[in-house]
Context: one part of a larger RNA
RNA sequence: CCUGUAGUUAGACGAAAAGACCCUAGAAGCUUUACUGCAGCUUCGUAUUGGGGCUACGUGGCUCAUGCGUAGUAUAGAGGGGAGAGGUUGAAGGAAUGCUUUCGGGUGUUCUGGACUCGUCAGUGAAAUACCCUUCUUGAGUUGUGUAGUUUCUAACCGACGGGAUGAACCCCGUCGGGACCGUGCGUGGCAGGCAGUUUUGGUGGGGCGCUAUCCUCCUAAAAAGUAACGGAGGAGUCUAUUAAGGUCGGCUAGGCGCGAAUGGAAACCGUGCCGAUAGCGUAAUGGUAUAAGCCGGCUUAACUGUAAGACGUACUUGUCGAGCAGAUGCGAAAGCAGAGCAUAGUGAACCGAUGGUCCGCCUUAGACGCGGCCAGAGAUUAACGGAUAAAAGUUACUCUAGGGAUAACAGGCUAGUUCCGCCCAAGCGUCCAUAGCGACGGCGGAGUUCGGCACCUCGAUGUCGGCUCACCUUAGCGCGGGGCUGGAGCAGGUCCCAAGCGUUUGGCUGUUCGCCAAUUAAAAAGGUACGCGAGCUGGGUUCAAACCGUCGUGAGACAGGUUGGUCUCCUAUCUACUACAGG
Numbered sequence: 001c002c003u004g005u006a007g008u009u010a011g012a013c014g015a016a017a018a019g020a021c022c023c024u025a026g027a028a029g030c031u032u033u034a035c036u037g038c039a040g041c042u043u044c045g046u047a048u049u050g051g052g053g054c055u056a057c058g059u060g061g062c063u064c065a066u067g068c069g070u071a072g073u074a075u076a077g078a079g080g081g082g083a084g085a086g087g088u089u090g091a092a093g094g095a096a097u098g099c100u101u102u103c104g105g106g107u108g109u110u111c112u113g114g115a116c117u118c119g120u121c122a123g124u125g126a127a128a129u130a131c132c133c134u135u136c137u138u139g140a141g142u143u144g145u146g147u148a149g150u151u152u153c154u155a156a157c158c159g160a161c162g163g164g165a166u167g168a169a170c171c172c173c174g175u176c177g178g179g180a181c182c183g184u185g186c187g188u189g190g191c192a193g194g195c196a197g198u199u200u201u202g203g204u205g206g207g208g209c210g211c212u213a214u215c216c217u218c219c220u221a222a223a224a225a226g227u228a229a230c231g232g233a234g235g236a237g238u239c240u241a242u243u244a245a246g247g248u249c250g251g252c253u254a255g256g257c258g259c260g261a262a263u264g265g266a267a268a269c270c271g272u273g274c275c276g277a278u279a280g281c282g283u284a285a286u287g288g289u290a291u292a293a294g295c296c297g298g299c300u301u302a303a304c305u306g307u308a309a310g311a312c313g314u315a316c317u318u319g320u321c322g323a324g325c326a327g328a329u330g331c332g333a334a335a336g337c338a339g340a341g342c343a344u345a346g347u348g349a350a351c352c353g354a355u356g357g358u359c360c361g362c363c364u365u366a367g368a369c370g371c372g373g374c375c376a377g378a379g380a381u382u383a384a385c386g387g388a389u390a391a392a393a394g395u396u397a398c399u400c401u402a403g404g405g406a407u408a409a410c411a412g413g414c415u416a417g418u419u420c421c422g423c424c425c426a427a428g429c430g431u432c433c434a435u436a437g438c439g440a441c442g443g444c445g446g447a448g449u450u451c452g453g454c455a456c457c458u459c460g461a462u463g464u465c466g467g468c469u470c471a472c473c474u475u476a477g478c479g480c481g482g483g484g485c486u487g488g489a490g491c492a493g494g495u496c497c498c499a500a501g502c503g504u505u506u507g508g509c510u511g512u513u514c515g516c517c518a519a520u521u522a523a524a525a526a527g528g529u530a531c532g533c534g535a536g537c538u539g540g541g542u543u544c545a546a547a548c549c550g551u552c553g554u555g556a557g558a559c560a561g562g563u564u565g566g567u568c569u570c571c572u573a574u575c576u577a578c579u580a581c582a583g584g
Stems, first nucleotide, its partner, number of pairs: 001584008010576003015569001022404006028396004034198005040191003044187005050153016067136001077135005084118003093112008157178008201213003210230001214236006237385001238282001239341002246300007255275006280289002283346001285344003304327004310321003316386001329338003352379001355376004360372003411458001412456001413454003417451001419447006428438002465540001466538003470532001471529005478503003481498006505519005546564004550559003
């Protein structure tokens, strides 16, 4: 060196299971004051469903009563006819009594009485309840009818018992109890996670929480235009016609500083000089602006109707500017200017229903209406702002599926803000003296042990803390060794240099690493090795399903809050590696 046997498991990101954590898309279970429904319960109407009485209310007929401004015999409802009407079938008057009342009367019944009473005439808008007809207000009686309530009946309907067939039920008969209720059908309003179907947005240096989503201004933006980020700054969802913040014509100039001047001051009004756009322009910023777009005044409504050549911008849909023409206006002497505002934000597609107009179409008529078209304007925090529906929230550790290393947690990688270590300069401390020992303000490096950043391999799986066992390596050296300096007398120290050969404890508490405590020791060093090592062990912690507490939540449930419990697969090693042995 080769071959083999027996072993050990460090590696083959070993095997097993299309990762259960996380995310994306979907599903399912569950919850509820998510949405929409359905059972179920309930309200009312109606049908099944009939008779009678009473009460209340409404209505129709009949009879009777009722009606008061002032003037006027006096309680004149309205209109018409009308010169006579009523009365021994009992008038005026009187007595008793009922109803009504504006307290004055009106109107009935009974008795008495025995022949009159009233109108026409004056006054009044209107003349006699003298008489007749029609009718209104309010009321009484009667009758019909309707509704509601109450009560009663029995024949629908329901039940119990007895009998019959027949011995269970359906069925028939009878008696009793209830009774037009109950029950049921249809329609209708309410309650309704009991049940069902669904929804519960996207962006995001993983996801969640937060923030954000449309429009305007500036920078980033690299001197045309355009240009991203959870880059840096700000705004808008309007305002103005009762002195306009619009149109036009005419006129004017702001602001700051210096000096002077009663009260008067940093700033009031006045005078004067200098600078020149710094002021103002409803509002953010930018651009523009004195010939003003700024400020003041006069007159006004072009903040018009019908259009539009041509451009800007643009994927589309939107958007922006616009000379000119026709009509009718305003201002101006006129030329002319005016289709809102110095410009850039102040916003919303289709559908839907509603409104106004219309020489249009359809249907239908004597006509009106109705439906549709066209024109005009209005109704959206459709703000997730190119708007899925008229209409929608949660939870899952009971979970499931498809996927993802396109995306997180472990480990690795890159980086090195943070961490650790070192160096430079030297203000100062150190009695004096920067550097024995320290060292501010600053500067320059190294390492890759912390916390991070990134998201590069791995989600068809790279098992995660601590302990046990077994270790190998580094040196920035804790002990043992050798040295320099010392603010080293000696002893004991401090600090720095060389050096990795060997070593670097046992207990109590805690799952702990760590830490605190106790007792030792020459010393009880710091790190790396997938925070070494689970196909070597453990399983106390974390991190499934059960359960309790606190807190949060209406709830299902949740909690780097606590607590108890909770399957660690391969008797079997193919290769590499290592150990022992044998043979060649």
Source information: A computed fold for a 584-nucleotide part of an RNA from Candidatus Sungbacteria bacterium RIFCSPLOWO2_01_FULL_54_21, annotated as large-subunit ribosomal RNA, domain V. The coordinates come from a structure-prediction model, not an experiment, and the mean pLDDT is 81.